Record summary
Predicted 3D model of a 326-nucleotide part of an RNA (large-subunit ribosomal RNA, domain IV) from a Bacteroidia bacterium. The full RNA is in RNAcentral, with records from ENA. The source organism's lineage runs through Bacteria, Pseudomonadati, Bacteroidota and Bacteroidia.

[in-house]
Context: one part of a larger RNA
RNA sequence: UCAUGGUUAAGGAAUUAGGCAAAAUGACCCCGUAACUUCGGGAGAAGGGGUGCCGGCGUAAGCCGGCCGCAGAGAAUAGGAGAAGGCGACUGUUUAACAAAAACACAUGGCUGUGCCAAAUUGAUAAGAUGAUGUAUACAGCCUGACACCUGCCCGGUGCCGGAAGGUUAAGAGGAGAAGUCAUAGCAAUAGAAGCUUUGAAUUGAAGCCCCGGUAAACGGCGGCCGUAACUAUAACGGUCCUAAGGUAGCGAAAUUCCUUGUCGGGUAAGUUCCGACCUGCACGAAUGGUGUAACGAUCUUCUCACUGUCUCAACCAUGAGCUCG
Numbered sequence: 001u002c003a004u005g006g007u008u009a010a011g012g013a014a015u016u017a018g019g020c021a022a023a024a025u026g027a028c029c030c031c032g033u034a035a036c037u038u039c040g041g042g043a044g045a046a047g048g049g050g051u052g053c054c055g056g057c058g059u060a061a062g063c064c065g066g067c068c069g070c071a072g073a074g075a076a077u078a079g080g081a082g083a084a085g086g087c088g089a090c091u092g093u094u095u096a097a098c099a100a101a102a103a104c105a106c107a108u109g110g111c112u113g114u115g116c117c118a119a120a121u122u123g124a125u126a127a128g129a130u131g132a133u134g135u136a137u138a139c140a141g142c143c144u145g146a147c148a149c150c151u152g153c154c155c156g157g158u159g160c161c162g163g164a165a166g167g168u169u170a171a172g173a174g175g176a177g178a179a180g181u182c183a184u185a186g187c188a189a190u191a192g193a194a195g196c197u198u199u200g201a202a203u204u205g206a207a208g209c210c211c212c213g214g215u216a217a218a219c220g221g222c223g224g225c226c227g228u229a230a231c232u233a234u235a236a237c238g239g240u241c242c243u244a245a246g247g248u249a250g251c252g253a254a255a256u257u258c259c260u261u262g263u264c265g266g267g268u269a270a271g272u273u274c275c276g277a278c279c280u281g282c283a284c285g286a287a288u289g290g291u292g293u294a295a296c297g298a299u300c301u302u303c304u305c306a307c308u309g310u311c312u313c314a315a316c317c318a319u320g321a322g323c324u325c326g
Stems, first nucleotide, its partner, number of pairs: 001321008010312002014310001019307001027051005036041001038146001052067006068072001080305007087297002092104002109143006120130003147292004152222003157219002159215005166210003172204002177199005184191002223241005250284001251281001262278005
């Protein structure tokens, strides 16, 4: 000097990104216990008191009297508590070895497919197998994520479903015509039957696509500009352009707000965080769910009480290491 323990005057978070770490609480019995609530909880809420030994009485619980210590759950093991907010309902699951969470799952809700040799999956386009010794209150896929109140508008684009009149369209069918070869004709140039070979127009020809409808708890989307009220300001109102339709309810500087430490209020002596409002939402918004919510959480954020060597500011003790000598 370091490590691990122990103790500490006065103060008590001034430390720090942050009470990290430590301290404090702790058992049993009795009293007592708020908001809120899904009436189950919350709750061990919180907050108080008691606890040894001896004698008497009593079935006992216990009551009465006495005694000792600084201390009676006499050592050890054994909740710190409260007030708010965000997220996720909850118990659970996860990155074996840097992440345990607000991520995943979940009960609930919805959409879609599937009528049984089911769809879906596996397999070599197979048999076979899973589904299932199940049968639409079933199985499969996708989304949402308890519960409460709700879930608005848009089908123009993409997808899916349905439709079949017309347009387009493959192989195939078809075989107009053309070419090669050649009997033959011809002095030759050349012409050229049949056959064979090579090409090949019209015509015909399904689904699909174009087309016509439906569908958003399918993928998704959900506007500008200008004017206007008897102070000013603002605009219930009007005009105009565009769109498939122009964001409804609710929420809102938010896990979302750039400007921004927005503005106002609260808490502090002092608060970029926090809580309550406002709305000017750069760029919330309704099962890619919206808004609330008791209970729950080794979750995240803020505050308070208790408590403390975290700190003011360091000291001492014990053990081990280091260091010196051997």

Annotation: Model confidence (mean pLDDT): 87 of 100.